A computed fold for a 1521-nucleotide RNA from a Flavobacteriaceae bacterium, annotated as small-subunit ribosomal RNA. NCBI's taxonomy places the organism under Bacteria, Bacteroidota, Flavobacteriia, Flavobacteriales, Flavobacteriaceae. Rfam family: Bacterial small subunit ribosomal RNA.
[in-house]
RNA sequence: ACAAUGGAGAGUUUGAUCCUGGCUCAGGAUGAACGCUAGCGGGAGGCUUAACACAUGCAAGCCGAGGGGUAGAAAAGGGCUUGCUCUUUUUGAGACCGGCGCACGGGUGCGUAACGCGUAUGCAACCUACCUUUUUCAAAGGGAUAGCCCAUGGAAACGUGGAUUAAUACCUUAUAAUAGUUUAGGCCACAUGGUUUAGAUUUGAAAGAUUUAUCGGAGAGAGAUGGGCAUGCGUAAGAUUAGCUAGAUGGUGAGGUAACGGCUCACCAUGGCUACGAUCUUUAGGGGGCCUGAGAGGGUGAACCCCCACACUGGUACUGAGACACGGACCAGACUCCUACGGGAGGCAGCAGUGAGGAAUAUUGGACAAUGGGUGAGAGCCUGAUCCAGCCAUCCCGCGUGGAGGAAGACGGUCCUAUGGAUUGUAAACUCCUUUUAUAUAGGAAGAAACGCCAGUACGUGUACUGGUCUGACGGUACUAUAUGAAUAAGCACCGGCUAACUCCGUGCCAGCAGCCGCGGUAAUACGGAGGGUGCAAGCGUUAUCCGGAUUUAUUGGGUUUAAAGGGUCCGUAGGUGGGCUUGUAAGUCAGUGGUGAAAGCCUAUCGCUUAACGAUAGAACUGCCAUUGAUACUGCUAGCCUUGAGUGAGUUUGAAGUAGCUAGAAUAUGUAGUGUAGCGGUGAAAUGCAUAGAUAUUACAUAGAAUACCGAUUGCGAAGGCAGGUUACUAAGACUCAACUGACACUGAUGGACGAAAGCGUGGGGAGCGAACAGGAUUAGAUACCCUGGUAGUCCACGCCGUAAACGAUGUAUACUCGCUGUUGGAAUUUAUUUCAGUGGCUAAGCGAAAGUGAUAAGUAUACCACCUGGGGAGUACGUUCGCAAGAAUGAAACUCAAAGGAAUUGACGGGGGCCCGCACAAGCGGUGGAUCAUGUGGUUUAAUUCGAUGAUACGCGAGGAACCUUACCAAGGCUUAAAUGCAUAAUGACAGGGCUAGAAAUAGCUUUUUCUUCGGACAGAAUGCAAGGUGCUGCAUGGCUGUCGUCAGCUCGUGCCGUGAGGUGUUAGGUUAAGUCCUGCAACGAGCGCAACCCCUAUCAUUAGUUGCCAACGGGUUAAGCCGGGGACUCUAAUGAGACUGCCAGUGCAAACUGAGAGGAAGGUGGGGACGACGUCAAGUCAUCACGGCCCUUACGCCUUGGGCUACACACGUGAUACAAUGGCAGGUACAGAGGGCAGCUACACCGCGAGGUGAUGCGAAUCUUCAAAGCCUGUCUCAGUUCGGAUUGGAGUCUGCAACUCGACUCUAUGAAGCUGGAAUCGCUAGUAAUCGCAUAUCAGCCAUGAUGCGGUGAAUACGUUCCCGGGCCUUGUACACACCGCCCGUCAAGCCAUGGAAGCUGGGGGUACCUGAAGUCGGUGACCAGAAAUGGAGCUGCCUAGGGUAAAACUGGUAACUAGGGCUAAGUCGUAACAAGGUAGCCGUACCGGAAGGUGCGGCUGGAACAUCUCAAUUUA
Repeated sequence: ACAAUGGAGAGUUUGAUCCUGGCUCAGGAUGAACGCUAGCGGGAGGCUUAACACAUGCAAGCCGAGGGGUAGAAAAGGGCUUGCUCUUUUUGAGACCGGCGCACGGGUGCGUAACGCGUAUGCAACCUACCUUUUUCAAAGGGAUAGCCCAUGGAAACGUGGAUUAAUACCUUAUAAUAGUUUAGGCCACAUGGUUUAGAUUUGAAAGAUUUAUCGGAGAGAGAUGGGCAUGCGUAAGAUUAGCUAGAUGGUGAGGUAACGGCUCACCAUGGCUACGAUCUUUAGGGGGCCUGAGAGGGUGAACCCCCACACUGGUACUGAGACACGGACCAGACUCCUACGGGAGGCAGCAGUGAGGAAUAUUGGACAAUGGGUGAGAGCCUGAUCCAGCCAUCCCGCGUGGAGGAAGACGGUCCUAUGGAUUGUAAACUCCUUUUAUAUAGGAAGAAACGCCAGUACGUGUACUGGUCUGACGGUACUAUAUGAAUAAGCACCGGCUAACUCCGUGCCAGCAGCCGCGGUAAUACGGAGGGUGCAAGCGUUAUCCGGAUUUAUUGGGUUUAAAGGGUCCGUAGGUGGGCUUGUAAGUCAGUGGUGAAAGCCUAUCGCUUAACGAUAGAACUGCCAUUGAUACUGCUAGCCUUGAGUGAGUUUGAAGUAGCUAGAAUAUGUAGUGUAGCGGUGAAAUGCAUAGAUAUUACAUAGAAUACCGAUUGCGAAGGCAGGUUACUAAGACUCAACUGACACUGAUGGACGAAAGCGUGGGGAGCGAACAGGAUUAGAUACCCUGGUAGUCCACGCCGUAAACGAUGUAUACUCGCUGUUGGAAUUUAUUUCAGUGGCUAAGCGAAAGUGAUAAGUAUACCACCUGGGGAGUACGUUCGCAAGAAUGAAACUCAAAGGAAUUGACGGGGGCCCGCACAAGCGGUGGAUCAUGUGGUUUAAUUCGAUGAUACGCGAGGAACCUUACCAAGGCUUAAAUGCAUAAUGACAGGGCUAGAAAUAGCUUUUUCUUCGGACAGAAUGCAAGGUGCUGCAUGGCUGUCGUCAGCUCGUGCCGUGAGGUGUUAGGUUAAGUCCUGCAACGAGCGCAACCCCUAUCAUUAGUUGCCAACGGGUUAAGCCGGGGACUCUAAUGAGACUGCCAGUGCAAACUGAGAGGAAGGUGGGGACGACGUCAAGUCAUCACGGCCCUUACGCCUUGGGCUACACACGUGAUACAAUGGCAGGUACAGAGGGCAGCUACACCGCGAGGUGAUGCGAAUCUUCAAAGCCUGUCUCAGUUCGGAUUGGAGUCUGCAACUCGACUCUAUGAAGCUGGAAUCGCUAGUAAUCGCAUAUCAGCCAUGAUGCGGUGAAUACGUUCCCGGGCCUUGUACACACCGCCCGUCAAGCCAUGGAAGCUGGGGGUACCUGAAGUCGGUGACCAGAAAUGGAGCUGCCUAGGGUAAAACUGGUAACUAGGGCUAAGUCGUAACAAGGUAGCCGUACCGGAAGGUGCGGCUGGAACAUCUCAAUUUA
């Protein structure tokens, strides 16, 4: 210097992610309304609804200088009955004639989709009062009429008759043409023509007033202003409105108009409009502008300005310069009012105001002072226009409600972790200061300049100018000064996220909130209140509406494989688009210029109100339209040429391309005949069915219809649908090669046309097999299905309809361009290696894509044209229309409802998906349970109570490893209230306690008795007071801790890196291996953590050390015997330390890890056996009753004490066990061998007594010392298969022991009794070696024991495992998914209930419009006009014709409302029936069609993959060195 001033997002679909897509929010605005609140001023605005109805007042008059003149007033005079009349003079309303105005100003938005409006033009087709200007005139006459007066009708409104009178009212004549017609000529032009000169002819003017200066009058021209008409362009929605039109389109002639014109009429012709949307329906005044937006746009048309339309509704004209007239007329209609019932009056969508309607919108105000209008010569008059004031926070703008200091951080409030702290908060108090505002007082504008009047100056009684004077509604206003004193002045909404702002209390899915998501079921930052905070502020919120955000209609600026969306396919009309070169043109395009684009508004600058809002001046802008000049690259048009697009030709060739014939074999069925005999057939298994009247099977022959194995293939052809034995005829097409011909002839394609699987329909044939419907048999709870046996339509042919499919590559057609690799079909070339053209497949690069994917056959990069989409549902439904024989197809909504619906991919979970692997999971075995009796636990029932908890696996011999009282938590009864316990403090006492007695069930109460210690400091004791209680009450879904289970399963994660937009993935997958994510190898991964394993304990072997209470080999002593004794450490053992086992060695296999082996060695061999040890997590698993703990609840009780009862009940059901049913046994006798534990309120030897439980006495031992029978077993005898010498329940009697006490309710002993039971249905449990089975022993708890339980200990001591098909559980990988509370998931339809909107419907009832016919007011026009007027011309009354508002009738159409009944739809925490879909969803699903069925649905035919799994085939398999 140039250009520019301009663009933000968020929440919500999911377990999470990306995308698509809707809904919602934050902003601005309003003629607003509502809620709460309210100090002042300025500037604006104020019936959006009923163009509904209106009381009352006002809103249009003025002129005596146009006219006649009256009532009245004043003065003077007269008559004279002193209060009447007459005359003159001065003056003079109202009304009347006349002139101008009333067509402006003001209101409203009904109608109108139109030249109505906007914009730009034209009128050679026009008008224009008042105003300006130019020019010429204004002569002579006449007759009426209103008023006034008289009479008269009517309730009134309003008239009627007679007489008389004037004018700037009216009429006649004269004069005047640039008016009309015509003749001749000039000039011009835009087609009809325009203009001008001269002549002829026809018609046509005037007004006066008066103060004599002016004003006014007539003709003509010009201007200005205002209008009229015509035209181009622009200006809503609906096609579920497709055809409309008879003055309709044009011509000739006439009429009419200011003027053109079918504007009107007569005649003639048959046109005119329409897919570029006519006609019809619905809606609507248009513009400048206003709101919003970055803009493009979208919405809107209040206030202000311009135009239009209207004036109670409809029609009509008159007057006039101008009207078909808001405050004029006539008629019709509706409504209201008056009435004497005969008849009349009215029109606020002017200003106020009233009623009504409504969520809602003001005073029956002042003034003409200003601006403007009418009139007048003027003064003036009129003016609800206008200027002002009043009401209203309705909007915009401005000001204020104080300022400074002030920490004991006061009081009070609120909160907390609460002796204290935080916050409210410098906030208050308090000190100092200010006075805008307020109140009071005083002063006090600008808006006023004119007109008029007076005076003066220049021309001269006027005009122009100068000076003076007069006039203010607002308005005791604005403004200024003084005084007083912080004095008079803050609210509203919000505080879960979006979105700035957090705590307490109350409530308890209640009350309520909510714009969206969503909060509320006892710890709510979401409800209500409070404290605190945030935002805005005389306002703040809410509601309604519009734009924005929304690129969510996409011109700017979107899409269509799978999310909504490509027409089933082709041909082709209109249209759109179009190859190369050249010429011309200049329509598009670009540039310059001119006109216009009203003002206001927006923007910029300056200025004026104290500022601002507001206003003034100027500029810019108004992106538009028209005209004109130029440029010619591109597009168009025009002319010529070209060959590469396209087509033609010639040659070669290909194919399941089509149509119509002829024909072949296999199979099936049937028939006939033969052989042959009892079954066949069918299924998961069966049955129906067929068969002794001879089936099935088999042989021969015959007949029939349909379909064409192998070849056969990601093969080929066709536009798609589709096309398959062979052959003939006809027809069409593609590809390649050549480059002979034409020369852009092309592409696409709305409307239209043709073709179009299967099913279905019509007519006629045909009918073997198959096979909807149907029938039967099965299956099943049912089975209108899947399976089976039959079987009709159909499937086939001919002709004609239908016109739809997952008609799919879910991908429109055409053209061009853009890396590679590798198959295959057809053609050509060829050196046989290959190359090339056209198709058809796979993989891949870049790119694209939300991703999956696609990738020269694009979903890449571009162009042209067509079709289609805009949240889900309602619904491809309803109505209407078209097509169809029908079925139905095509077109195709709305109300209502939801906040999602959806696509792709991810991680899980799941599957009646797949693969691999493991486990006493199955299998192979052994023994049980389920049957009996008893024990024990649970459920149920019962009860005053039967306390509570545990409830699939993972509750049920569980908490409880000891319920007679206690325990005890339950029940009944009786009692206590700071308590049953403890501590501290205070002051006092020396007692309390204890013993005894009484009452009582006891607790308890009463009486009585004895009575402290002391080192004197105190200790002890209870009582008193105060402070702290207690609760096995609730919530295990508020919790800690502990525990169960998956599971001792092998998994679960992290860091860094890499991949992916992301969730996530990789690592952890793969190939092997292992008990193991154990290890090895490979690998975009490399490492690490928690788990596994190991480390710890017991056990199996050995060694060393140490030997008492243990041991005893050798030596000695000793006994009937005995480690009894001396001794000993050898052995066993005890208990400490070590060793040992590691696939270490060998062989084989293997890259390795590792595996195999009756290998070696060894006590033990591949984890030697066992235990402890339990990853991340799951089950809101269990426990508030072990304990702890938040919150809530009770406090003379839900606390505490006591007695008694209950937890032990008993028709029954289940679990866990004990004992058995017997001879591998029972009984009797004899006899042998453990381990681990326990013991002083204890275990007890030994002796005696008792049949025994046990008792009495007595000894040892606080324990390797003492004590504590082992039993199965073994050896004998007996029993001999029985309800028994099995079995022991039950019951009677008698006892023992413990204990305060064995009744409810103990154990044990003796004796007697001697049930059931003879091995256990369906089903089900445990166990793989010192295991199962079997045998006994000990201990904890404990006075005793209901223990057959639990926990341990040892003795004896097996069988079996082929194997992983199946059941269950688990691990890894993969696959599908509509699941994610995760299959105990999700989810479909009928039926039933409630609510909502909608469709149909006999009918009922409205609305607007059109058509036909009848009738038809006022009125214009026409005819007539015997009556009236007039001298006449002529005019009029009257009658009548046409047209018409309105009214009536009729038949249709359109569009609303309502309706018995009826149909489907939507919504609604826990209704019924099934289970159709999602996994292979248990019959793969879906599409079209047909039939059937309570319902989802089933089946047939054809199609699709948007189906899983398996097999086969084909293809592919990267990079670097």